[in-house]
Transfer RNA from Apteronotus rostratus, 71 nucleotides, folded computationally. The RNAcentral record of the sequence draws on ENA. It matches the Rfam family "tRNA". Gene Ontology term of the family: triplet codon-amino acid adaptor activity. The source organism's lineage runs through Eukaryota, Craniata, Otomorpha, Apteronotidae and Apteronotus.
């Protein structure tokens, strides 16, 4: 330099255009003499910019980051 893969919540991981799902963690409550565990509830996220579309995490393009392969 070229190619491929990946980027979603603090961490892990789904969603192949039509309401962003869950687990752990955090916070509040419940329970307990107290702590942990259980149970209930809440907050929190699509790497960045642009385009297509009625509608984009998803499709297209350009960047950024990481990994792998070729040279």
């Nucleotide at each position: 330099g070229c190619a491929u893969u990946a980027g979603u919540a603090g961490c892990u991981c789904a969603a192949u255009u039509u309401u962003a799902a869950a687990g752990c963690a955090u916070c509040g409550g419940u329970c307990u003499u107290g702590u942990a565990a259980u149970c209930c509830g809440a907050a929190g996220c699509c790497g960045g910019a642009g385009g297509u579309u009625a509608a984009a995490a998803u499709c297209c393009c350009c960047c950024c980051u990481a990994a792998u392969g070729c040279c």